[in-house]
RNA sequence: CCUCUCUUAGCGGGAGAGAAUUGGUUAUCCAAUCGCCGAAGGAGCAACCGCCCGGAAACUCUCAGGCAUCGAGAACCGCUUAGAGUGC
Numbered sequence: 001c002c003u004c005u006c007u008u009a010g011c012g013g014g015a016g017a018g019a020a021u022u023g024g025u026u027a028u029c030c031a032a033u034c035g036c037c038g039a040a041g042g043a044g045c046a047a048c049c050g051c052c053c054g055g056a057a058a059c060u061c062u063c064a065g066g067c068a069u070c071g072a073g074a075a076c077c078g079c080u081u082a083g084a085g086u087g088c
Stems, first nucleotide, its partner, number of pairs: 002087001004085004009080005018034001020033005035067003041063001042061003048055003
């Protein structure tokens, strides 16, 4: 210097599901009752890896979160930046 892995930060893209009912409330919003969604997080296991028994997904569960528009959030992907490690 470059490749790869992990992490931090910025920018861009980024789905799903009731404008449900009732009450309060100027609207937003809040509470309750059911009905739903999975891609923050969390939990459980499969293949697989490892060998004490563990790790483990975009699968499963929905505890949390979310379900008109706007806004926020959003796994994951791309670009940039910083740090650590590995290889050359």